This is a predicted structure of a 314-nucleotide RNA (Bacterial RNase P class A) from a pig gut metagenome. It matches the Rfam family "Bacterial RNase P class A". Gene Ontology terms of the family: dimeric ribonuclease P complex, ribonuclease P activity and tRNA processing. Rfam classes the family as a ribozyme. The sequence is in RNAcentral, with records from MGnify. Of the family's consensus pairs, 99% are formed in the model. The coordinates come from a structure-prediction model, not an experiment, and the mean pLDDT is 76.
RNA sequence: GACAAUCGCGAGCAUGGCUCGAGGAAAGUCCGAGCUCCGCAGGGCAGAGUGCCGGAUAACGUCCGGCGAGGGUGACCUCAGGGACAGUGCCACAGAAAUGCAAACCGCCGGCAACGGUAAGGGUGGAACGGUGCGGUAAGAGCGCACCGGCGAUGGGGUAACUCAUCGGCCAGGUAAACCCCACUCGGAGCAAGACCGAAUAGAAAAGGGAGGAAGUUGCCCGCUGACCUUUUGGGUGUGUCGCUUGAACGGCAAGGCGACUUGUCGUCUAGAUAGAUGAUUGUCACCGUGUAAACGGAACAGAACUCGGCUUA
Numbered sequence: 001g002a003c004a005a006u007c008g009c010g011a012g013c014a015u016g017g018c019u020c021g022a023g024g025a026a027a028g029u030c031c032g033a034g035c036u037c038c039g040c041a042g043g044g045c046a047g048a049g050u051g052c053c054g055g056a057u058a059a060c061g062u063c064c065g066g067c068g069a070g071g072g073u074g075a076c077c078u079c080a081g082g083g084a085c086a087g088u089g090c091c092a093c094a095g096a097a098a099u100g101c102a103a104a105c106c107g108c109c110g111g112c113a114a115c116g117g118u119a120a121g122g123g124u125g126g127a128a129c130g131g132u133g134c135g136g137u138a139a140g141a142g143c144g145c146a147c148c149g150g151c152g153a154u155g156g157g158g159u160a161a162c163u164c165a166u167c168g169g170c171c172a173g174g175u176a177a178a179c180c181c182c183a184c185u186c187g188g189a190g191c192a193a194g195a196c197c198g199a200a201u202a203g204a205a206a207a208g209g210g211a212g213g214a215a216g217u218u219g220c221c222c223g224c225u226g227a228c229c230u231u232u233u234g235g236g237u238g239u240g241u242c243g244c245u246u247g248a249a250c251g252g253c254a255a256g257g258c259g260a261c262u263u264g265u266c267g268u269c270u271a272g273a274u275a276g277a278u279g280a281u282u283g284u285c286a287c288c289g290u291g292u293a294a295a296c297g298g299a300a301c302a303g304a305a306c307u308c309g310g311c312u313u314a
Base pairs, nucleotide, nucleotide: 001285002284003283004282005281006280007279009021010020011019012018013017023301027312028311030310031309032308033307034306035190036189037188038187042222043221044220045219047186048185049184050183051182052066053065054064055063056062067081068079069078070077071076082181083180087179088178089175090174091173105122106121107118108117109116110115130148131147132146133145134144135143149171150170151168152167153166154165155164156163157162194242195241196240197238204233205232206231207230208229209228215225216224217223249268250267251266252265253264254263255262256261287298288297289296290295
């Protein structure tokens, strides 16, 4: 763990008997919804979230399929994957210099020298203003050229992300899980919601506040509604009923789709407790371990509380 028996607990019913009775996570409460209530949900500020493209879905931060990047011999795996010429900040140590159409420490060239030219070479660094080569030059430099890389334009393909070809020397870092910018989304509270019966957030007394605005509406302001609110005292009444389990439900088959999923059809009913039921014992098997055997021991994580879809963790 499976089956059976007995006893017990909860619920239902055709009530003396029968049927049903925890999970893959019921958990964390992290997202997304249904449902309920609020003085309709309006404006502004602030704030939060999401962030390649297309699709699925009630919805999503989930899922599927692509694109791009990275890794792997490969099958495949991973990605908080918008924007760095809007602005600001930061880039330790080292280094001359870490963003400023900058910068000369060594070296190279010119020069008697002062000084000037040079980012090619050396050195520092995770990163030094495209790379390699040829030409060129006083020495050098996309200064010119070829190839490669990037960016842009044009044309082709693709729904798109993107990609292919050609052309243009156009070539000055990184960081946005830093502020920020851009686009999109977000009213609040939650089943202790809320409704009903009823004496039931009741009602009573005292003190304080309140139309110069109680209280609510979003954290704040405006706007809106417009009369209650806070504290204390002492007593009584229900541990009431509903919401509460039939639901974006589950299973089979068929069809469509690469897939997530959708449509049709047939079938099934599968916990609803309220301090909280779902347990115990015995027998026979099955699993794991020890043992020659007999036998003995073990068997996890956990556990419904309005309900679903996910994620995460155990």